[in-house]
Context: one part of a larger RNA
RNA sequence: CCUUCGUUAAGGAACUCGGCAAAAAAGCUAGACGUAAGUUCGCAAGAUGUCUUGCCGCGUAGAGCGCAAGCUUUUACGCGGCCGCAGCUAAAGUGUCCCAAGCGACUGUUUAUCAAAAACACAGGUCUCUGCAAACCCGUAAGGGGAGGUAUAGGGGCUGACGCCUGACCAGUGCUGGAACGUUAACGGGAGCGGUGCAAGCCAAUCCCCGAAGCGCCAGUGAACGUCGGCGAUAACUAUAAUCGUCCUAAGGUAGCGAAAUUCCUUGUCAGGUAAUUUCUGACCCGCAUCAAAGGCGUAACGAUUUGGGAACUGUCUCAACGAAGGACCCG
Numbered sequence: 001c002c003u004u005c006g007u008u009a010a011g012g013a014a015c016u017c018g019g020c021a022a023a024a025a026a027g028c029u030a031g032a033c034g035u036a037a038g039u040u041c042g043c044a045a046g047a048u049g050u051c052u053u054g055c056c057g058c059g060u061a062g063a064g065c066g067c068a069a070g071c072u073u074u075u076a077c078g079c080g081g082c083c084g085c086a087g088c089u090a091a092a093g094u095g096u097c098c099c100a101a102g103c104g105a106c107u108g109u110u111u112a113u114c115a116a117a118a119a120c121a122c123a124g125g126u127c128u129c130u131g132c133a134a135a136c137c138c139g140u141a142a143g144g145g146g147a148g149g150u151a152u153a154g155g156g157g158c159u160g161a162c163g164c165c166u167g168a169c170c171a172g173u174g175c176u177g178g179a180a181c182g183u184u185a186a187c188g189g190g191a192g193c194g195g196u197g198c199a200a201g202c203c204a205a206u207c208c209c210c211g212a213a214g215c216g217c218c219a220g221u222g223a224a225c226g227u228c229g230g231c232g233a234u235a236a237c238u239a240u241a242a243u244c245g246u247c248c249u250a251a252g253g254u255a256g257c258g259a260a261a262u263u264c265c266u267u268g269u270c271a272g273g274u275a276a277u278u279u280c281u282g283a284c285c286c287g288c289a290u291c292a293a294a295g296g297c298g299u300a301a302c303g304a305u306u307u308g309g310g311a312a313c314u315g316u317c318u319c320a321a322c323g324a325a326g327g328a329c330c331c332g
Stems, first nucleotide, its partner, number of pairs: 001327008010318002014316001019313001028093001030052004038043001040161001054082008062073004083087001096311007103303002108120002124159007136145003162298004167228003172225002174221005181216003188209004194203003229247005256290001257287001268284005
C1' cells in the first nucleotide's frame, strides 16, 4: 500500500452527478394508549408518536378443578418493598421516517451473461371479421387446430383499472354498399379488303354487335390511414383586440393541459423554498414543434421506478488517526 472489519475529538452532507457507501432508528414476531392529510370508505397504518416490561409480599376480581370446604394460577388490576447504569438485560437474524411532484392504476412479465423500467402484459373499453364443412392458422394434399366450441362464441386491430370526457374534417388513401351508365379481355355473332385454289373451300387485314371482375361513376364510413391556415385593419392615454375586411381550404385544433419525459430562443417572467439554486414546487401563456382510445385531463392504493426538499444519523467530507485479520515481503 491492497482486501475485509472495529473505534474516533469538534463539526454533521460542508462529500458527491446523486447521502453512493456507512451510520442511525425500532426490534425478540411483546403489552397498553394513540394516530393526520387524502380516499375508490377497502385503505392510508406498524402512519407519525407516547408509555410499560425484573424480583418479593399483600389484596381484589376472573378462570380452572371440586358436591362442598377449599385448592391452584402462562389472567387482569391495585398497594407496598428490593437490586442494578440498564429488567423483552444473550447470539444469529430482523422496518429509518416525513413532505411534494412525474410516470405507470394495481399483483405480474422482460433484454439467461452491462438495461427490471415510464417498456410488455393486465381486467375494462371499442372497432372489425365470422351462421358453422365458420372466420382465421398449419399443410402440395389428405388432414389437423379453431372446437367435439356455435355470436353471452371464436379470430384480428387499437386502447389500457376507476372518474370526467373523447371536438371539426369523408377532399386524398383505405374499407363497405350501389338496380343503372361509361370503359373493357377471351369466347360468341355479323360484315369482309386481300391471298390461294379448276372448284368446293381454306387463310385472313379491318370494322360492327355482345361481353365479367376491375376501374370510372354515385354514396356511406374516423375508437379507419390521416389532417385540423394566412395576411391586413380596428376601442376617447398607451397597450391589447371582443370586432371587421380579404385570400385559401375537406375542415381550419374544441374541452382539457401547458417552458411539460414535449419550450429552440431559455438559467423565459413572477412567486415559494435557500444566506446563496441552470434542479424543484405553484402560477403565467409569445404551445420553435400540446391535444382528445398512436386517447386528453385527473386520481386513492401500489412501485428494488424517476425528481426535489426535510428530520434523524453518521469518517461521505473538513482531515485524517489508531487498531485487528488476511495479503503484500522471505523460503518452498
Source information
Predicted 3D model of a 332-nucleotide part of an RNA (large-subunit ribosomal RNA, domain IV) from a Candidatus Zixiibacteriota bacterium. Rfam family: Bacterial large subunit ribosomal RNA. Its family is annotated with ribosome and structural constituent of ribosome in the Gene Ontology. The coordinates come from a structure-prediction model, not an experiment, and the mean pLDDT is 82.